[in-house]
RNA sequence: GGACCCGUGGCCUAGCCUGGAUACGGCAACGCCCUCCUAAGGCGUAGAUCGCGAGUUCGAUUCUCGCCGGGUCCG
Numbered sequence: 001g002g003a004c005c006c007g008u009g010g011c012c013u014a015g016c017c018u019g020g021a022u023a024c025g026g027c028a029a030c031g032c033c034c035u036c037c038u039a040a041g042g043c044g045u046a047g048a049u050c051g052c053g054a055g056u057u058c059g060a061u062u063c064u065c066g067c068c069g070g071g072u073c074c075g
Stems, first nucleotide, its partner, number of pairs: 001074007010027003020058001029045005051067005
């Protein structure tokens, strides 16, 4: 230098191909219940510029382009 893949709460992850209303689940955190206490268990709460910018569209996490970061392969 070229090709491909990935980037979504503190961490991991689904959703993207086939655009649609308040973005899924788990762990962690916090509160309550339970318990003599703790753990486990049950219920609930908060936490997301969906890497950044632009474009297409009535509407973009999803499609297109550029850039940034990471990974694999080729030279």
Transfer RNA from a Promethearchaeia archaeon, 75 nucleotides, folded computationally. It matches the Rfam family "tRNA". Gene Ontology term of the family: triplet codon-amino acid adaptor activity. NCBI's taxonomy places the organism under Archaea, Promethearchaeati, Promethearchaeota, Promethearchaeia. Its mean pLDDT, the model's own confidence on a scale to 100, is 81.